[in-house]
Context: one part of a larger RNA
RNA sequence: UUGGGCGUAAAGCGUUCCGAUCGGUGGUUUGAUAAGUUUAGUGUUAAAGACCGCAGCUUAACUGCGUGUUUGCUCUAAAAACUGUCUCACUAGAGAGAUCAAGAGGUAGCUGGAACUCUACAAGUAGGGGUGAAAUCCGUUGAUAUGUAGGGGAACACCAAAAGCGAAGGCAAGCUACUGGGGAUUUUCUGACACUGCUAGGACGAAAGCGUGGGUAGCGAUACGGAUUAGAUACCCGUGUAGUCCACGCCCUAAACGAUGAGUAUUUGUUUUUGGAGAGAAUCAACCCUUUUCAGAAGCGACGUUAACACAUUAAAUACUCCGCCUGUAUAGUACGGCCGCAAGGCUAAAACAC
Numbered sequence: 001u002u003g004g005g006c007g008u009a010a011a012g013c014g015u016u017c018c019g020a021u022c023g024g025u026g027g028u029u030u031g032a033u034a035a036g037u038u039u040a041g042u043g044u045u046a047a048a049g050a051c052c053g054c055a056g057c058u059u060a061a062c063u064g065c066g067u068g069u070u071u072g073c074u075c076u077a078a079a080a081a082c083u084g085u086c087u088c089a090c091u092a093g094a095g096a097g098a099u100c101a102a103g104a105g106g107u108a109g110c111u112g113g114a115a116c117u118c119u120a121c122a123a124g125u126a127g128g129g130g131u132g133a134a135a136u137c138c139g140u141u142g143a144u145a146u147g148u149a150g151g152g153g154a155a156c157a158c159c160a161a162a163a164g165c166g167a168a169g170g171c172a173a174g175c176u177a178c179u180g181g182g183g184a185u186u187u188u189c190u191g192a193c194a195c196u197g198c199u200a201g202g203a204c205g206a207a208a209g210c211g212u213g214g215g216u217a218g219c220g221a222u223a224c225g226g227a228u229u230a231g232a233u234a235c236c237c238g239u240g241u242a243g244u245c246c247a248c249g250c251c252c253u254a255a256a257c258g259a260u261g262a263g264u265a266u267u268u269g270u271u272u273u274u275g276g277a278g279a280g281a282a283u284c285a286a287c288c289c290u291u292u293u294c295a296g297a298a299g300c301g302a303c304g305u306u307a308a309c310a311c312a313u314u315a316a317a318u319a320c321u322c323c324g325c326c327u328g329u330a331u332a333g334u335a336c337g338g339c340c341g342c343a344a345g346g347c348u349a350a351a352a353c354a355c
């Protein structure tokens, strides 16, 4: 190992692609077949034992006799609803085409303004900065505050929204080029081509970290100094290295969260919002507006579910298909081994002792 579960109690792989070998499941319909399935029969399924009935030892245990039962298999005949296989078709799934519009989806390049900082100059004088209060610190070699000019790096106020896009991580100044995905309408095409997916394989994957070479304005682990304090390896202040940024290559982990795997179908409502399509009213024509519908994103809530909290057409409801995972606590996401990595470490993953 059955069973029962996986939002919060243990438990959904961080995400996705392909779907090799091996799979599991699968729309409507015609005919055939008879492998599964169902019915009837044949043979077999040793004896003993078990179940049931009867009998023998005084009873029981025990023993004997009898009848079938039980399960599987072989063969024969039949049935044809369902599954399978072959076959004729179909269009509601899926895909393609055409038309349309939306978007911080991705990559590269170019450009912009505000702020900050540095440099030079002008003008100007004694403070500035910082704090709960101070001090370290900067400043008469002229700071701070002001103006002009130039350099530099990083991030993009307002718009901005419960908004949008993306498989997830994530994505926001503007423009250009290339490019991915999704949505609506359409009866134009194909005609089930679908769903899921172990293992093997590929790709992506915040931040931190690593390697090489650049870059470094601001911020700032480590570090140094000043305070605070009994102490202060901190909180506060002054400096400031790595880093943060770029290119290439690694690392592969997160409360990678909706703590909720993917797909399909069904099930009262209401408020709002994004992108389409149709109709109405209005209009010179439109927008706005009303309403229907498809696809998203949110709030509240009926049935139902839930231990409760809560979830509730974006389900944690009702059902089905496939995968992953859990099985008292601690040891422990550790040891050992293996694979990967430059390293840090990652992945896989126990046991003894104890309660």
Base pairs, nucleotide, nucleotide: 003327004326005325006324007309008308012323014204015203016202017201023196024195025194027090028089031086032085033084035083036082037079038078039077040076041075043073044072050069051068052066053065054064055063056062093193094190095189096188097186098185099184100183105179106178107177108176109175110174111173112156116152117151118150119149120148121147122146127138128137164171165170209250210249211248212247213246214245218244219243223239224238225237226236261322262321263320264319265318266317269300270299271298272297273296274295275294276293277292278291279290280289304311305310328355329354337348338347339346340345